[in-house]
RNA sequence: GAUAGAGGUUGCAAUUUUAAUGAGUACCGCGGAAAACCGCACGAAGAGGCGCGCGCGAAAGGUAAAAUUGCCGAAAUCCGGGUUCCGUCUUCGCGGGGUUCGGGUUGGGGCAUAGCGAAACACGCUAUGAACUGUCACAAGCAAUUGUGGAGCGCUAUC
Numbered sequence: 001g002a003u004a005g006a007g008g009u010u011g012c013a014a015u016u017u018u019a020a021u022g023a024g025u026a027c028c029g030c031g032g033a034a035a036a037c038c039g040c041a042c043g044a045a046g047a048g049g050c051g052c053g054c055g056c057g058a059a060a061g062g063u064a065a066a067a068u069u070g071c072c073g074a075a076a077u078c079c080g081g082g083u084u085c086c087g088u089c090u091u092c093g094c095g096g097g098g099u100u101c102g103g104g105u106u107g108g109g110g111c112a113u114a115g116c117g118a119a120a121c122a123c124g125c126u127a128u129g130a131a132c133u134g135u136c137a138c139a140a141g142c143a144a145u146u147g148u149g150g151a152g153c154g155c156u157a158u159c
């Protein structure tokens, strides 16, 4: 240098199907109100719409189960650049999502607490904490193993 592997019975991610939630919500229809004021939808200006009753009545993101597929920086996240879409319309701002490129961080999955996101007490992400687990180094031990420490740019095997 190349190839092949391991960590886990909740390894990581994607797709499809089904189900619950979302929600009796949004939209739509009928009726009422409609001069103005007030309030609402990220902010400002303008325009338009909505605010009450009845009827009809979703979806997406996120979640669970099963199946299939690709894999072991799998993947996640932060910063920056390109591009594109969304937040009623126009303009100016602000914010959010998709995708791609570059760089940084994280061995792994749970539990608890806090913060953010989310309709949500589901769940996700980040940080912290005490354990668990895999791996290597050092030390102790006859051994099983124990202790301390490090990080995947690692570890093991073969050539």
Base pairs, nucleotide, nucleotide: 001159002158003157004156005155008072011071012070013069014068015067016066017065018064019063028055029054030053031052038051039050040049042093043092044091045090046089047088075106076105077104078103079102080101081100082099083098084097085096086095087094107133108132111129112128113127114126115125116124117123135150136149137148138147139146140145
Molecule: Lysine riboswitch aptamer
Organism: sheep gut metagenome